[in-house]
């Protein structure tokens, strides 16, 4: 310098004028007025996971159902993150992986083609033997050709009529198992033994291990306004999606009241509501994710929804030409209880680490 | 804001355990009729919403996205 790879940051700046939401202060009977402060994002998005919070019970047990799935760690928790192992891709940096179990529980599927699709079966191409002059018939053979996404270890030898792991034949691949060593573990290395070989699919049923109670701020609480009731409940009804148990609430003479279901009415206000697993910085521990501690700071709370518009200067990009100006442009998007993640969208700019190749010193 | 569902031919819907995507109506052509309708015969019609993944093979299984609907004070 070129190409690549990984991680991060920004996503216009400054000034002026006008305007909007919220909070505080002051004035005002009120409406309102004046001053000060503050006012979107890296994804606020999709609602795909998880948690807080609220109600149902202080959230219980079992089954069903659903989810997750190499190992260790982090975390409030997770389908998240970090580190490691294994497999695959890449020369490499590095990336990707639903990555437990189909020989040691069982079942199922593998269309068409093909002799045969999973522990059994098969001879129509081919090889060999016998009978026969021949045509043909009987028998052995899955080694070869061929089919297919996939064909029941591979190479050589022995053996045989031809063949075949038929072979305590050699080597290789793969599987299981025993011992030793390294590692917390997943796993790796070495040595021995075994039967000779075991196909694929669990994002097929299923098995194993672990996890999960339900609903959601339109939850929930209070006030105001408004309307029309009906049915059911009496050892029953309901909380609690499905069942069983357990437990709680109401109720158990009648009425009132209560609870459940259906129907009718309202579409207003207050609260929940923003100080929180909070942000930034330093130090310490840890490979890291992360944790601890100290200091500083307060950083949107609207309710049909404010967070904006215009002008000037500068910066960036594109086009044009008289090389100095003119014209044009600004990604994705946008809070609605909060937070941690994942995923998806994103014009352009910028920083750093690492790898490969080349050049120069 | 929250919850939940659907997408297959022009329309309405099927598709079993993953194995050549079908039916009815409609459309086109021909016959029939003077002509139209009805009728008869023949035919065409698909990015199975999109993009990836699992598998030999996906409408079906899994993930992400898009469009449209329904419910909740």
């Nucleotide at each position: 310098c070129a190409g690549g790879u990984c991680a991060g940051c920004c996503g216009g700046a400054c000034g002026g004028u006008u305007g909007c939401g919220c909070c505080c202060c002051g004035c005002u009977u009120a409406g309102g007025c004046g001053g000060g402060g503050u006012g979107a994002g890296g994804a606020a998005a999709g609602u795909c996971c998880g948690c807080g919070c609220u109600c149902c019970a202080u959230a219980g047990a079992g089954u069903a159902c659903g989810g997750u799935g190499c190992u260790g760690g982090c975390u409030a928790a997770c389908c998240g993150c970090c580190a490691g192992g294994c497999g695959c891709g890449g020369c490499a940096a590095c990336g990707c992986g639903a990555c437990g179990g189909c020989a040691g529980a069982g079942u199922g599927c593998c269309a068409c083609a093909g002799a045969g699709a999973a522990g059994u079966g098969c001879a129509u191409u081919g090889c060999c033997c016998c009978c026969g002059c021949a045509a043909g018939g009987g028998g052995g053979c899955g080694a070869g050709g061929g089919u297919g996404a996939a064909a029941c270890g591979g190479u050589g030898g022995c053996g045989u009529a031809a063949g075949a792991g038929g072979c305590c034949c050699a080597c290789c691949a793969g599987c299981g198992u025993u011992g030793c060593c390294g590692g917390u573990a997943a796993c790796g290395g070495c040595a021995g033994c075994g039967g000779c070989u075991a196909g694929g699919c669990a994002a097929a049923c299923c098995c194993c291990a672990c996890c999960g109670g339900g609903a959601g701020c339109a939850a929930g609480g209070c006030c105001a306004a408004g309307c029309a009731g009906a049915a059911g409940c009496a050892a029953g009804g309901g909380g609690c999606u499905a069942c069983u148990c357990g437990u709680c609430c109401c109720g158990c003479c009648a009425u009132c009241a209560g609870c459940u279901u259906c129907g009718g009415g309202u579409a207003g206000g207050c609260u929940g509501c923003u100080u929180g697993a909070g942000a930034c910085g330093g130090c310490a521990g840890g490979u890291a994710a992360c944790u601890g501690u100290c200091g500083u700071c307060c950083c949107a709370g609207a309710u049909a929804g404010a967070u904006a518009a215009c002008c000037g200067u500068c910066a960036c990009c594109c086009u044009c030409c008289u090389c100095g100006g003119a014209g044009g442009g600004g990604a994705c998007a946008g809070a609605a209880c909060g937070c941690g993640g994942c995923u998806u969208a994103c014009a352009g700019g910028u920083u750093g680490g690492c790898c490969u190749g080349g050049g120069c010193a | 804001g929250g919850g939940u569902g659907u997408a297959u031919a022009g329309c309405u819907c099927a598709a079993u355990u993953g194995g050549c995507a079908g039916a009815g109506c409609g459309c086109u052509a021909u016959c029939c009729u003077u002509a139209c309708a009805a009728g008869a015969u023949a035919g065409a019609u698909g990015u199975u919403c999109u993009u990836g993944g699992u598998u030999c093979g996906a409408g079906u299984c899994c993930a992400a996205g898009u469009a449209c609907g329904c419910c909740c004070a």
The prediction has a mean pLDDT of 77. Two RNAs folded together computationally: RNase P RNA and transfer RNA, 434 nucleotides in total.